[in-house]
Molecule: c-di-GMP-I riboswitch aptamer
Organism: Candidatus Segetimicrobium genomatis
């Protein structure tokens, strides 16, 4: 430093639900709330799922807690 990831330590994040708010919608923010995360930190590059609009080609958007890939980052057992 780098793989790698502990019945380590310090912390972190937040799934469904529910209330409020924004959008046609998918889904998003805010609160409350923990299924669960070692990247469940950030990026719409690739694939995919969804949604809206079009008779169709298509064109817009959405999902990073669908996958793969980029990036950054705590800790240091084996």
């Nucleotide at each position: 430093c780098a793989a790698c990831g502990a019945c380590a330590a310090a912390g972190g994040c937040a799934a469904a639900c529910c209330u409020g708010a924004g959008g046609u919608a998918a889904c998003u923010c805010a609160g409350g709330g923990a299924c669960g995360c070692a990247a469940a930190g950030c990026c719409a590059c690739g694939g995919g799922a969804c949604c809206u609009c079009u008779g169709g080609u298509g064109a817009g958007g959405u999902c990073a807690g669908c996958c793969g890939g980029g990036u950054u980052g705590c800790c240091g057992a084996a």